Model confidence (mean pLDDT): 85 of 100. The part of an RNA shown here (small-subunit ribosomal RNA, 5' domain) has 528 nucleotides and comes from an uncultured bacterium. It matches the Rfam family "Bacterial small subunit ribosomal RNA". Its family is annotated with ribosome and structural constituent of ribosome in the Gene Ontology.
Context: one part of a larger RNA
RNA sequence: GAUGAACGCUGGCGGCGUGCCUAACACAUGCAAGUCGAACGGGACACUUAUGCUAAAGGAUCCAGCUUGCUGGAUGCGGAAGAAUGGGUGUUUAGUGGCGGACGGGUGAGUAACGCGUGGAUAACCUGCCUCAUACAGGGGGACAGCAGUUGGAAACGACUGAUAAUACCGCAUAAGCGCACGGUACCGCAUGGUACAGUGUGAAAAACCGAGGUGGUAUGAGAUGGAUCCGCGUCUGAUUAGCCAGUUGGCGGGGUAACGGCCCACCAAAGCGACGAUCAGUAGCCGGCCUGAGAGGGUGAACGGCCACAUUGGGACUGAGACACGGCCCAGACUCCUACGGGAGGCAGCAGUGGGGGAUAUUGCACAAUGGGGGGAACCCUGAUGCAGCGACGCCGCGUGGGUGAAGAAGUAUUUCGGUAUGUAAAGCCCUAUCGACAGGGACGAAAGAGGACGGUACCUGAGUAAGAAGCCCCGGCUAACUACGUGCCAGCAGCCGCGGUAAUACGUAGGGGGCAAGCGUUAUCC
Numbered sequence: 001g002a003u004g005a006a007c008g009c010u011g012g013c014g015g016c017g018u019g020c021c022u023a024a025c026a027c028a029u030g031c032a033a034g035u036c037g038a039a040c041g042g043g044a045c046a047c048u049u050a051u052g053c054u055a056a057a058g059g060a061u062c063c064a065g066c067u068u069g070c071u072g073g074a075u076g077c078g079g080a081a082g083a084a085u086g087g088g089u090g091u092u093u094a095g096u097g098g099c100g101g102a103c104g105g106g107u108g109a110g111u112a113a114c115g116c117g118u119g120g121a122u123a124a125c126c127u128g129c130c131u132c133a134u135a136c137a138g139g140g141g142g143a144c145a146g147c148a149g150u151u152g153g154a155a156a157c158g159a160c161u162g163a164u165a166a167u168a169c170c171g172c173a174u175a176a177g178c179g180c181a182c183g184g185u186a187c188c189g190c191a192u193g194g195u196a197c198a199g200u201g202u203g204a205a206a207a208a209c210c211g212a213g214g215u216g217g218u219a220u221g222a223g224a225u226g227g228a229u230c231c232g233c234g235u236c237u238g239a240u241u242a243g244c245c246a247g248u249u250g251g252c253g254g255g256g257u258a259a260c261g262g263c264c265c266a267c268c269a270a271a272g273c274g275a276c277g278a279u280c281a282g283u284a285g286c287c288g289g290c291c292u293g294a295g296a297g298g299g300u301g302a303a304c305g306g307c308c309a310c311a312u313u314g315g316g317a318c319u320g321a322g323a324c325a326c327g328g329c330c331c332a333g334a335c336u337c338c339u340a341c342g343g344g345a346g347g348c349a350g351c352a353g354u355g356g357g358g359g360a361u362a363u364u365g366c367a368c369a370a371u372g373g374g375g376g377g378a379a380c381c382c383u384g385a386u387g388c389a390g391c392g393a394c395g396c397c398g399c400g401u402g403g404g405u406g407a408a409g410a411a412g413u414a415u416u417u418c419g420g421u422a423u424g425u426a427a428a429g430c431c432c433u434a435u436c437g438a439c440a441g442g443g444a445c446g447a448a449a450g451a452g453g454a455c456g457g458u459a460c461c462u463g464a465g466u467a468a469g470a471a472g473c474c475c476c477g478g479c480u481a482a483c484u485a486c487g488u489g490c491c492a493g494c495a496g497c498c499g500c501g502g503u504a505a506u507a508c509g510u511a512g513g514g515g516g517c518a519a520g521c522g523u524u525a526u527c528c
Stems, first nucleotide, its partner, number of pairs: 001527003005524005012399006018392002020357001025355003029352003034099003039096002042093010053082001058077001060075007106310003115235008125227002130223007138172001140170002147162006178203005184197005208215003236282003243273002248270004253265003285307004289300004312333005335346004363389001365388003371385001372383004402432004412423004436469001439463004446455001472517005477498003483512005493500002
C1' cells in the first nucleotide's frame, strides 16, 4: 500500500459498488419455462339463428243453450318463456401436434488434463432458428390420444373394449439437384488425396393455415452463427516417489461415430514412456484481469467478461439440429416423506428463506415500465434473467457537524517557585449564513408513431424558518509527530522491536495538556 474481511469503541447524510471465503451440509414454504385455438378433433360457457313441441290473449269453423248477441263446448290455427336438435360467432381449454425446456441462472466438488492460454490444422467434421439462390408440393391409406363403456389400486398410476381429427404416422407418384455402387476424362495439390464434367444402375421429399398476400412445408447449394476433433508451445510442489505400462506400442482387417483414431473387436508383431523427471503422492478449476513493485518480479483468480467441469452419490441411454440433459427418463446406493404394508414420492451448487457449521456475509420485497430471452401472424402470455427497492460505515468518493467578530485574557479545571502559567478567541456576548436533516408547495428524464413507469411523489426545483438535530478513536520513552501532575512500588500492569515497573515512572493507572486521523479510528488475519 491492499482486502469479498472480522473484532473493539464510536456513528449525521448522500452517490456508486459490494455482501456464505466455512458444510459440493440437510432443507419446510412460495416462486424460478413456457407458449401457440391462425396445426387438430372434442368439452364448457355466452350470444345468435333455423326446425319442430307448447300456455294464455286473439281471431276462424262447427255444435248446444237461450236473454238474438251473449254464454258454454269441440276442432284445427296462433304463439311468449322454456327445454330439445342442427348451424354460426365469441371466450376458454384437458388432450393430440409444433417450437422452446441443450439458452438464461448457480456452484467450483472433480480435473496437473489439449482442461485452460496462445498459435495453427480439418484434403477427417456437424450446424435448428436466420439470409440468399434454385427446383418443387400430385394422389392415397391405416392408426392412436382426448371421449364412451367395463374394470384394478389406499394412493401414485393404470388395464381392456369401441369409435375419431390433424402441419401426428405410413406407402405410391415425380427428382432440377442429392445419396450409394461401378467404371471414365480433364485439371490441381499438402502425404492420405481434392475439384469439375458427362455416363450406367439404384434410393429417398413435401402440409397446410389465415383469407386485402401473408405465414408456413420439401429438396439441393451457398452464407452467417454456433459447435466438434487434432497438433506446436506454455501451465504448482515433492526423488525421504526411479522405474512405469498388456489394449499396453504399432500393423492388417472390420465395427462404431457428424468425423480421425485401440474409440471398440479379431488376428499378427514386441513394442511404447522415463533424470530434458516417466510413474506415484500432495495441492489446485484455467484465463482476461486484480494487489504490490521504478521495473524485473512476487502474490492472487471475490465482483465483471471468456472457457471448462458439475447438478444428492455412481452408472446408463432415449428424444432431438444440439444433451448423455440442474427444475427430463431408467437402474443402483445413502437420506427424507406418504402408506390401507401390497407399494409409492423427493432432490435449492436457481431467487428469497430455515436449521447447522462459523470470527463472519442480506428481504420468504416490487415490476415486467426499460434491456434481453422463449412461444405466437398479432394482441399478448411467460421470464427470482434483468430493472429496482430493502438490510450491513463492508469498500471508494463527496458533503456536513457552522462563519465573522469578540481580552474583562471571565468562570471552571490542571499546575505552580504562589508572582503566575496553560486550556484560550476557545466560551459567553454581538452580527451573519442555511449545505445536510426536518417542514410545506411543485415535480420529472428514463417511453424513438399511439398507449404503457416497478423505481417514485424518488431525483430535482422553490419557499419559510431555527445554530439549532449531527465527533469520535488511537497515541504522546526511542524507532515516531506529541509532557506534566498524582496514584502505584519488579505489585498492579504495558509491550510491534529495543524494553518499562524494586518510592520522585515523560513507558503502568487517572487527570490536565498535546500529536495524528476523522464518520470513522484502532486491533487481528493475509499478500506485495